[in-house]
RNA sequence: GGACGCCUAGCUCAGCUGGUAGAGCGCUCGACCGAUAAUCGAGAGGUGGCAGGUUCGAACCCUGUGGCGUCCACCA
Numbered sequence: 001g002g003a004c005g006c007c008u009a010g011c012u013c014a015g016c017u018g019g020u021a022g023a024g025c026g027c028u029c030g031a032c033c034g035a036u037a038a039u040c041g042a043g044a045g046g047u048g049g050c051a052g053g054u055u056c057g058a059a060c061c062c063u064g065u066g067g068c069g070u071c072c073a074c075c076a
Base pairs, nucleotide, nucleotide: 001072002071003070004069005068006067007066010025011024012023013022019056027043028042029041030040031039049065050064051063052062053061
């Protein structure tokens, strides 16, 4: 220098051919218990790495860019 992959909730990860974002764990509240834990119920929490574009509509398509990783090439 080139190619490819990943980046989504606090953490680990899903997300069908573009139709408006979810699970588990964690957190908060409640139930249960003599009280904890466990269990059960409910809830909060996301500018989707970032910035633009296309579209009626983008996590998904296009462009630029950042971080991490793998492979290839180059170098005195």
Background:
Predicted 3D model of a 76-nucleotide RNA (transfer RNA) from Pseudomonas sp. Leaf58. Rfam family: tRNA. It is annotated as a transfer RNA. The source organism's lineage runs through Bacteria, Pseudomonadati, Pseudomonadota, Pseudomonadaceae and Pseudomonas. The prediction has a mean pLDDT of 81.